[in-house]
RNA sequence: CAUGCGAGUUGAGAGGGUUUAGACCCUCGGCGGACUGCUCAGUAACACGUGGAUAACCUGCCCUGUGAUGGAGAAUAACCCCGGGAAACUGGGGAUAAUACUCCAUAGUCUGAAAGUACUGGAAUGUUUUUCAGGCGAAAGUUCCGGCGUCACAGGAUGGAUCUGCGGCCGAUUAGGUAGUUGUUGGGGUAAUGGCCCAACAAGCCUGUAAUCGGUACGGGUUGUGGGAGCAAGAGCCCGGAGAUGGAAUCUGAGACACGAUUCCAGGCCCUACGGGGCGCAGCAGGCGCGAAAACUUUACAAUGCAGGAAACUGUGAUAAGGGGACCCCGAGUGCCCGUAUACGCGGGCUGUCCGGAUGUAUAAAACGCAUCCGAAGAAAGGGCCGGGCAAGACCGGUGCCAGCCGCCGCGGUAAUACCGGCGGCUCGAGUGGUGGCCACUAUUAUUGGGCUUAAAGCGUUCGUAGCUUGAAUCAUAAGUCUCUUGGGAAAUCUGCAGGCUUAACCUGCAGGCGUUUAAGAGAAACUGUAGUUCUAGGGACCGGAAGAGGUGAGAGGUACUCCGGGGGUAGGAGUGAAAUCCUGUAAUCCCUGGGGGACCACCGAUGGCGAAAGCAUCUCACCAGGACGGCUUCGACAGUGAGGAACGAAAGCUGGGGGAGCGAACCGGAUUAGAUACCCGGGUAGUCCCAGCCGUAAACGAUGUGCGUUAGGUGUGCCGGUGACCACGAGUCACUGGGGUGCCGAAGGGAAACCGUGAAACGUACCGCCUGGGAAGUACGGUCGCAAGGCUGAAACUUAAAGGAAUUGGCGGGGGAGCACCACAACGGGUGGAGCCUGCGGUUUAAUUGGACUCAACGCCGGACAACUCACCGGAUAGGACAGACAAAUGAUAGCCGGGCUGAAGACUCUGCUUGAUGAUCUGAGAGGAGGUGCAUGGCCGUCGUCAGUUCGUACUGUGAAGCAUCCUGUUUAGUCAGGCAACGAGCGAGACCCACGCCAACAGUUGCCAGCAUGUUCAUUUUGAAUGAUGGGGACACUGUUGGGACCGCCUCUGCUAAAGAGGAGGAAGGAAUGGGCAACGGUAGGUCAGCAUGCCCCGAAUUAUCCGGGCUACACGCGGGCUACAAUGGUCAGGACAAUGGGUAACCGCACUGAAAAGUGUAGUCAAUCCCCUAAACCUGUCCCAAGUUCGGAUUGUGGACUGUAACUCGCCCACAUGAAGCUGGAAUCCGUAGUAAUCGCGUUUCAACAUAGCGCGGUGAAUACGUCCCUGCUCCUUGCACACACCGCCCGUCAAACCACCCGAGUGAGGUUUGGAUGAGGCUGUGGUUAAUUGCCGCAGUCGAAUCUAGGUU
Repeated sequence: CAUGCGAGUUGAGAGGGUUUAGACCCUCGGCGGACUGCUCAGUAACACGUGGAUAACCUGCCCUGUGAUGGAGAAUAACCCCGGGAAACUGGGGAUAAUACUCCAUAGUCUGAAAGUACUGGAAUGUUUUUCAGGCGAAAGUUCCGGCGUCACAGGAUGGAUCUGCGGCCGAUUAGGUAGUUGUUGGGGUAAUGGCCCAACAAGCCUGUAAUCGGUACGGGUUGUGGGAGCAAGAGCCCGGAGAUGGAAUCUGAGACACGAUUCCAGGCCCUACGGGGCGCAGCAGGCGCGAAAACUUUACAAUGCAGGAAACUGUGAUAAGGGGACCCCGAGUGCCCGUAUACGCGGGCUGUCCGGAUGUAUAAAACGCAUCCGAAGAAAGGGCCGGGCAAGACCGGUGCCAGCCGCCGCGGUAAUACCGGCGGCUCGAGUGGUGGCCACUAUUAUUGGGCUUAAAGCGUUCGUAGCUUGAAUCAUAAGUCUCUUGGGAAAUCUGCAGGCUUAACCUGCAGGCGUUUAAGAGAAACUGUAGUUCUAGGGACCGGAAGAGGUGAGAGGUACUCCGGGGGUAGGAGUGAAAUCCUGUAAUCCCUGGGGGACCACCGAUGGCGAAAGCAUCUCACCAGGACGGCUUCGACAGUGAGGAACGAAAGCUGGGGGAGCGAACCGGAUUAGAUACCCGGGUAGUCCCAGCCGUAAACGAUGUGCGUUAGGUGUGCCGGUGACCACGAGUCACUGGGGUGCCGAAGGGAAACCGUGAAACGUACCGCCUGGGAAGUACGGUCGCAAGGCUGAAACUUAAAGGAAUUGGCGGGGGAGCACCACAACGGGUGGAGCCUGCGGUUUAAUUGGACUCAACGCCGGACAACUCACCGGAUAGGACAGACAAAUGAUAGCCGGGCUGAAGACUCUGCUUGAUGAUCUGAGAGGAGGUGCAUGGCCGUCGUCAGUUCGUACUGUGAAGCAUCCUGUUUAGUCAGGCAACGAGCGAGACCCACGCCAACAGUUGCCAGCAUGUUCAUUUUGAAUGAUGGGGACACUGUUGGGACCGCCUCUGCUAAAGAGGAGGAAGGAAUGGGCAACGGUAGGUCAGCAUGCCCCGAAUUAUCCGGGCUACACGCGGGCUACAAUGGUCAGGACAAUGGGUAACCGCACUGAAAAGUGUAGUCAAUCCCCUAAACCUGUCCCAAGUUCGGAUUGUGGACUGUAACUCGCCCACAUGAAGCUGGAAUCCGUAGUAAUCGCGUUUCAACAUAGCGCGGUGAAUACGUCCCUGCUCCUUGCACACACCGCCCGUCAAACCACCCGAGUGAGGUUUGGAUGAGGCUGUGGUUAAUUGCCGCAGUCGAAUCUAGGUU
């Protein structure tokens, strides 16, 4: 807001019209339209709740009682006639009635005056009686004769009105508000009191117990939640209020300032013939809009009520019902049994909630329900969750910090119980979940019931107002308090017990409770309060002698400093890590002397003193103040705390005036540095000092508010008093003790702990202040103070899961202490880094230059010396699918072949033909294989911390706990090795012990090893004879090889140490303090390395990422790095001669010997599966020759020519020999590595790999030094301790500017809009008084006063 409905009724008050009759219609009149219904805008208020008051009031209809109802009159509607208008509506004329209206009378009532006596009551201003005067001034009929009405008065009931005590929101960034304001007198007005209104007068009234202002909000019964106290809410139902488009006003009436009355203004809408009219759903339905969000334009007056009526009855969107919505509460169901394969499918049987159909009952009519019958499992299960909290998956697939999940913690980066699906499970169930709000959890706003040293939190300190609290005794009172009685505290709601719907929800009855109270009365008197009288324990006053950097003012002094004058004196002074700026020849610094100036006050001096705190220090005087002690003095509760308020309040700073020696922000120089607006140095202005004023803050700290009481001690120190002893008789010393200060340690107790502990942070008590996660922020805005700087007060938006405290364990430190190490230093020796070459890595290049490893702990490493192989890379060629299913195949799978084509080549393919005879890689799966991925999925192995000395367990003890102790301390050791101490006592792993090699000795053994002595053979020289040869017999002496034992233990001596552990030195000994060198080697860490040795999970490829072949590459080359080799030469090089090893290896092997060749090597032929044979000449060294300091007789790169070897193969890309060539290089920057004795250095040898190729790895022996015998400086390690905002552990954490994007808020010249409010202008309308007009009025026209909506305008506020 369209449309419909929501208030009518009455013929028994009256007139008329229509009609065949019942009856119907219009009008006048009466009663009702002030109830019911809807909504919550306003309202912080007597609006509501509760209890009172009205002696300040009204009340229709209803009830009771008494009395009355007499007389007279004038109109008017409907109706008839004539008009106006589009309509709404309206004008004129005529007729008429009443329970309509008017007049007179009586009753009555009001006012004034006078007199009077009773009643009610707490109190007469009330009621009441009489007289007088004045004003106003009732009534109605009808009838069927029962009655229904009418009027007056009194009473009752009901309903209303007014006043009042108490109660219930937020904000002080609202502290002052108020002029009709507060009161008095007199009026007006009202039903009635009252500034409600008016006139005069007075100047009051409210406010910290929160006025005023602003914001929000209808109030209550009640509702949700909670154990309660509370907290939050005010939907439905009931009571009260307010409103009806915004506002104002009025009539009628018992009642309204009236939702469905009137008038006006405003804005909105509608009709119109443009003249003018009409409307108000916050009634029921319904529509539009808004919005996250909310129903049918249904039925009936049958029931319950209400209005009217005498009644029948009429009306009623009140109400009763139906429709719609899982919106809430309650109850029930969605089947049971069997078979099939434990099926989701199918089949069979049974039951009958619900459903469908029929009949009856029921109903206003239906429906539901109930009763009976028939039919059919038919229509009927979902949601959330499964990492923890929290019941339920260590199932599968997908995804791969993506997609996503998640209240919180947290999942997801290729094996996700956390994402998305599947399967399975858990839990609720016609619901289940999500979101928002409220309560609880939360003792997380703490009254019950918290805190404030360090976590947030004690005002910087004191004084003091209000307030709160307050000593002892006694008497009174009864306000608080307690008890009892009576009344109220509506019903519903709630609880209990019954009853009614099949049960329940729901409804009903009875009882109780609730409303946390309130009014009146009666009592009690302990406590609190109040009033009185006493007291002295709190407190104050007085007196006394002591203590004190207590304060204010004045005066005096002292050293140092600086400046100036004079004298002496000469070249520096000053300053620093080192310097420079600076001062100084116009004489500095330095010494002596004199004078000026300002500031300060050494020693004493002290966890000493005083003060409220800030603070106070040379001495003297004056004045002022406080505290402690002592007193047989005195007052008599006078007290404590303290919101606001006041005073004081370091340093810096500000204003004005002085002063200015030293010091010294800013500033100027010099250094340092990458820079150095700093630290250091030289100067230096404000300031520091004084006077007067301001500021009002500090880590103003004991991070601890003030007062009082109670609760173990010990030990210092300063003050006052008492007692005793000593005495040098002193204001002396010592001891004990009372009081009140100031420190330390500690019982109980407290505390999260650290810690506190009679000076509490313990236990009580009184009062105040403050806190409520971190940040934004002590910021913004407002207010206030200030000259300013700034102070006080003091938020929010937004953001965030932590911020924080105390303690613990680690790690770390340009913290401390102790100890240690040649992968540390120092001392010494030799290298690397420069050159050439070898080799590895990076980079670059490339078709490919396969891959791994990157500080120590990658880089001659992967045993990795790659010609093919290796091989993983690149180019090209080729091979192959176990097994299953499908498909093809005697309609011929497959294989072979002459010739041509294609090709680098090829029956691989192709053209044509011939031969053969069973399977075929065509598809889908699935394999074999993979040096394809992941070493961050793994096993195993290895590196490294670590050439370290640590790491744990059991029991006890300590701590709330994490944890600690033991494992610490002292001495000692290579060592947590050992000894002593100790709330620890023991034990395990590691260290050590043990094992191997080597060094000394002994025994045994004796071939292939050895040969001293004995014997023999052979060869050579031969002079008797000598030499060589283990060759032979023999031997075991020696060496060697092997086995088994011994030996070394700080055992002995001296010293040091604790009578210890142990250490220093010595003797003896082959060896001396672990003899030496190895092996083994903890708990663990390092996501260390390896999937490319092997194994292996998962993923991937699967006819290619498999397999084979050929060729290339891993060997590239502007460059950078690592590890080596060779050198640069004379301690050397060359040539010639000579001497001495060990470890090892050998049959696809080592190869003797002989010959050939200049050599590398070749040819022939023995030995050896090895203490037998071979590799096998060791080299440095020694002797001699030459070279003569040079790019060389150093150095050997590079290159050329000719040869040899291995191998299928030597071009890319091997090694060797000979000749020729003859580069760089003349000892290496910064830096860096190794080594402490048979070591470094140096010299060769063997072996591994191996067909061939070492400058590599692993071993072997030869020669053989120098220098520490310490230290913690560098680099590191171990232990103790300390700090920590680190724990991915300092390669940590973290701050600020700048750059970019986004969000929120503040400021910002202003501008626009809304709410509210003040003033002014205009002013609808109302009221009062008054004038005019009129026959007269309530009409009309004015005047004065007053109130005043709305509009306009100027401000305030938000």

The prediction has a mean pLDDT of 80. The RNA shown here (small-subunit ribosomal RNA) has 1358 nucleotides and comes from uncultured euryarchaeote. The organism belongs to Methanobacteriota, within Archaea. Rfam family: Archaeal small subunit ribosomal RNA. Its family is annotated with ribosome and structural constituent of ribosome in the Gene Ontology. The family is grouped with related families in Rfam's "SSU clan".